[in-house]
């Protein structure tokens, strides 16, 4: 030097659900989705017990339901961080 590994970033892929009613318009209402967040439980880690970690599964608070934004993920690229050798 490398080589996985944790945070950030830049490009690129990226689903899934009504362009529904009413209303002048902000809103309502109803019927849906699930991959932003956010909560549950749980294989399983852990521990004598107990706490404690935990999902793409659940829930549907929030988000969303023409397109654009956004989007979990997931290549590459660059930066740091600590560890390998």
């Nucleotide at each position: 030097a490398g080589c996985a590994c944790g945070c950030g970033a830049a490009c690129g892929g990226g689903a899934g659900a009504g362009a529904c009613u009413c209303g002048a318009a902000a809103g309502a209402g109803c019927g849906c989705c699930g991959a932003a967040g956010g909560a549950g439980c749980a294989a399983c880690c852990g521990c004598c017990c107990c706490a404690g970690g935990a999902a793409a599964c659940u829930c549907u608070c929030a988000g969303g339901c023409a397109a654009a934004c956004g989007a979990a993920c997931c290549u590459u690229u660059c930066g740091c961080g600590g560890g390998u050798a």
This is a predicted structure of an 85-nucleotide RNA (Glycine riboswitch aptamer) from an Acidobacteriota bacterium.
The sequence was found by an Rfam model in a public genome assembly.
The prediction has a mean pLDDT of 81.
The organism belongs to Acidobacteriota, within Bacteria.
Rfam family: Glycine riboswitch aptamer. Rfam's curators write: This family represents the bacterial glycine riboswitch.